[in-house]
RNA sequence: GCGCCGGUAGUCUAGUGGUAGGACACUGCCCUCCCAAGGCAGCGACCCGGGUUCGAAUCCCGGCCGGCGCA
Repeated sequence: GCGCCGGUAGUCUAGUGGUAGGACACUGCCCUCCCAAGGCAGCGACCCGGGUUCGAAUCCCGGCCGGCGCA
């Protein structure tokens, strides 16, 4: 330099064009003599820019970051 794969919450992960979901973590409440465990509720995310579309996390182009391969 070229090719392929990936980037979603603090962490891990699902989501093949129409509502962003789950687990852990965190916060509050319940429970308990206290803690842990458990129950209920809450908080919090689509890597960046552009394009296509009525509508984009999703499709297309460019960039950045990570991994693998080739040279």

The prediction has a mean pLDDT of 83. The RNA shown here (transfer RNA) has 71 nucleotides and comes from a Nanobdellota archaeon. The organism belongs to Nanobdellota, within Archaea. RNAcentral holds the sequence, with entries from ENA and MGnify. RNAcentral records the identical sequence in 2 taxa.